[in-house]
RNA sequence: CAAGCAGGCCGCCUUAUCGCGUUGUGCUGAACUUGUUUCAGUAUGAGGAGGAAAGUCCGGACACCAUAGGGAAGCAUAGCGGCUAACGGCCGUCGUCUCAAAUUUAUUUGAGAUAGGACAAGUGCAGCAGAAAGGAUGUACAGGUAAUGCUGUAGUGAAAUCAGGUAAACUCUAUGCGGUGCAAUGCCAUGUAUACCGGCAUUUAAGUGUUCCCGCACGUUGCCGGAGGGUAGGCAGAUAGAAUGUACGGGUAACCGUGCAUCCAGAUAAAUGAUAAGGUUUCGCUUAGGCGAAAACAGAAUCCGGCUUAUAGGCCUGCUUUUUUU
RNA sequence: GGUGGUUGUAGCUCAGUUGGUUAGAGCGCCUGAUUGUGGUUCAGGAGGUCGUCGGUUCGAGACCGAUCUUCCACCC
Numbered sequence: 001c002a003a004g005c006a007g008g009c010c011g012c013c014u015u016a017u018c019g020c021g022u023u024g025u026g027c028u029g030a031a032c033u034u035g036u037u038u039c040a041g042u043a044u045g046a047g048g049a050g051g052a053a054a055g056u057c058c059g060g061a062c063a064c065c066a067u068a069g070g071g072a073a074g075c076a077u078a079g080c081g082g083c084u085a086a087c088g089g090c091c092g093u094c095g096u097c098u099c100a101a102a103u104u105u106a107u108u109u110g111a112g113a114u115a116g117g118a119c120a121a122g123u124g125c126a127g128c129a130g131a132a133a134g135g136a137u138g139u140a141c142a143g144g145u146a147a148u149g150c151u152g153u154a155g156u157g158a159a160a161u162c163a164g165g166u167a168a169a170c171u172c173u174a175u176g177c178g179g180u181g182c183a184a185u186g187c188c189a190u191g192u193a194u195a196c197c198g199g200c201a202u203u204u205a206a207g208u209g210u211u212c213c214c215g216c217a218c219g220u221u222g223c224c225g226g227a228g229g230g231u232a233g234g235c236a237g238a239u240a241g242a243a244u245g246u247a248c249g250g251g252u253a254a255c256c257g258u259g260c261a262u263c264c265a266g267a268u269a270a271a272u273g274a275u276a277a278g279g280u281u282u283c284g285c286u287u288a289g290g291c292g293a294a295a296a297c298a299g300a301a302u303c304c305g306g307c308u309u310a311u312a313g314g315c316c317u318g319c320u321u322u323u324u325u326u
Numbered sequence: 327g328g329u330g331g332u333u334g335u336a337g338c339u340c341a342g343u344u345g346g347u348u349a350g351a352g353c354g355c356c357u358g359a360u361u362g363u364g365g366u367u368c369a370g371g372a373g374g375u376c377g378u379c380g381g382u383u384c385g386a387g388a389c390c391g392a393u394c395u396u397c398c399a400c401c402c
Base pairs, nucleotide, nucleotide: 002321003320004319005318006317007316008315009314010313012279013278014277015276016275017274018273020048022046023045024044025043026042027041028040029039030038031037032035050297054308055307057306058305059304060303061302062181063180064179065178069214070213071212072211074177075176076175077174078173079093080092081091082090083089094116095114096113097112098111099110100109101108102107103106117172118171122170123169124166125165139154140153141152142151143150185236186235187234188233196226197225198224199223200222207218208217209216243262244261245260246259247258248257249256250255280295281294282293283292284291285290327401328400329399330398331397334394337353338352339351340350346384355371356370357369358368359367377393378392379391380390381389
């Protein structure tokens, strides 16, 4: 220097004009409820997609239903220790397996993978091959005994009598999990209906409370079902947070603590774009100069922490290999 | 936006159960026979990485995980 592997980071830039949705301030006008009000116009300023916004695979926050109780069923997890709001995530470590190298030939080193409790509770399962595959009706050869598969070797197979194997087989053990998801939920406006049919119940309890039983709560201005009708608007939830950046300190690490600084999209059929100039990268043409084309994956929707998947190109670190020069 | 379920096997439509010998069926395709020719009929044959990747197991279409894809249902 090049290639490969592993890990981490960035992921088109600058300026101008016009436009789109959010928002602060000033001015003007209108309305009334006379206000730090609302609406409209105008001027000016601020900020406007992501590392995955995706898949919705895990875990939480938050909201409602008993601030969620007992039991069953179901689901999930599974060495040990730690991190965390929590986790099936992450970190460390032990064991097991695979590969490579080295030699001391069964050890060491390096890399990678790992759902890794229990078969000494019970049940189930094992094709072909093989004498025999789970209650041993014990094959061949050899040895041995008073006698016996009692012993060894061979052969088949993943496994051949041994406390056999198998739980990503049923199951058991331990631990955890109540349900529904912002279309949760609350308020305002509008419309309607104390409508109709069927059933239950008449305070002696039907039914509802998002799997079942118990319990608890509600329960006649009742509940459930059927078949219809109305509203399809607004506000809150809703973006200042387990937040981001930086410095120092603690810890092997994941991560944590302290100080300082910052405010960084909030739409509702849904904004985040277009044009011009210059730059960057890639591709094509060309001897060159230069010309032309393109800009990866993808796009917020209650919010966070992870995992997984898609991704042109660039940068950094470590390891391995090869070549050249000194 | 959220939630739940379902599908993927030959060109097409589908089977495939305690995980086991070689993954099958119908239609279609190819070759041959039959016919003057075509069809029908008969005989034979080809065609599959079981969506993809990884794992468990002696052994995976089936079991487990991840991922891609098809279709459906529900919500005030």
Overview: Predicted 3D model of RNase P RNA and transfer RNA as a complex of 402 nucleotides. Its mean pLDDT, the model's own confidence on a scale to 100, is 75. It holds a member of the Rfam family "Bacterial RNase P class A". Rfam classes the family as a ribozyme.